[in-house]
RNA sequence: UCUUCGGGGUUGGGUGAAAUUCCCUACCGGCGGUGACAGCCCGCGAACUGAACGAACCGUUCAGCCGAUUCGGUGAAAUUCCGAUGCCGACAGUACAGUCUGGAUGAGAGAAGA
Numbered sequence: 001u002c003u004u005c006g007g008g009g010u011u012g013g014g015u016g017a018a019a020u021u022c023c024c025u026a027c028c029g030g031c032g033g034u035g036a037c038a039g040c041c042c043g044c045g046a047a048c049u050g051a052a053c054g055a056a057c058c059g060u061u062c063a064g065c066c067g068a069u070u071c072g073g074u075g076a077a078a079u080u081c082c083g084a085u086g087c088c089g090a091c092a093g094u095a096c097a098g099u100c101u102g103g104a105u106g107a108g109a110g111a112a113g114a
Stems, first nucleotide, its partner, number of pairs: 001114005012024003026099002028089002030044004039087002048064007070084004091102003
């Protein structure tokens, strides 16, 4: 420098004119690091907000914002394993959405290869 890869999930029921959005239940977990395997330890990406630059679409850069776990056990070492218990999840749309639809056949932390 180039190529490829690079996010999962609403089951069953209740109420209602209407909800995969409410209620009960169910289900899901990006990337790197960390003495030992992590959604909830540290950091990153994405999303969202603002500013600067460019005539604009929009793009680039910078800044901001950026969720959530405890107890017990084993061990040299684990908020990472085992057992138990709890919690969290951008924006827009719509009966209030982590799971539907949309921006997105996008972007991307990064991974592998040449």

Predicted 3D model of a 114-nucleotide RNA (FMN riboswitch aptamer (RFN element)) from a bovine gut metagenome. RNAcentral holds the sequence, with entries from MGnify. Its mean pLDDT, the model's own confidence on a scale to 100, is 85. Of the family's consensus pairs, 100% are formed in the model.